[in-house]
């Protein structure tokens, strides 16, 4: 310069399964009233389809009654840029076309060692929460210093292992190892 293997952690990533609560007595659906011409798809325009005076939409009672994301815990399985996350752009889903949203997943490119705690917050969320931005600690690693102590030395000085402290860095890094 290029390989292989490995370390961080008791809340180390990330994925699947399986229970559990919340979602929600909601939403949908049936009876019944009531009003009485629209209505159905992420916004908006336009098509197109389907429903509908045998009563759309809505609004009260009754009676049945849910799922999904997302979350907690358990087990498994991959793994240590693990992954996450901004930005730009393509693809696919959402009836079509544009526009906008939102869900994957590619690809540029930037940014973040690592969890946690506090705050802000027009961002996702039903909420709990999460995402992004700051903050003060905590941890890892390396690097430089002191002090101690171990080998080495008749002995001291150097040298080198180690272990507290103390300052800085941050992963494209760090150890370990084998080629050139």
């Nucleotide at each position: 310069a290029g390989g292989u293997a490995g370390a961080g952690g008791u809340c180390g990533c990330a994925g699947c399964u399986u229970u559990u609560a919340u979602g929600a007595g909601u939403a949908a659906a049936a009876c019944g009233g009531a009003c009485g011409a629209g209505a159905u798809u992420u916004u908006g325009a336009g098509a197109g389809a389907u429903c509908c005076a045998u009563g759309a939409c809505u609004c009260c009672g009754u009676u049945u009654a849910a799922a999904a994301g997302g979350a907690a815990a358990a087990g498994c399985u991959g793994c240590c840029g693990a992954a996450a996350u901004g930005u730009g752009u393509u693809u696919g889903a959402u009836u079509c076309u544009c526009u906008u949203g939102u869900c994957a997943a590619g690809c540029a490119u930037g940014u973040u060692g690592g969890g946690g705690c506090u705050g802000u917050u027009u961002c996702c969320g039903a909420a709990a929460g999460g995402g992004a931005c700051a903050g003060a600690a905590c941890u890892g690693u390396c690097a430089c210093g002191u002090u101690u102590u171990g080998c080495c030395u008749u002995a001291c000085c150097a040298g080198u292992g180690a272990a507290a402290c103390g300052u800085g860095u941050u992963g494209a890094g760090c150890u370990a190892u084998c080629u050139u």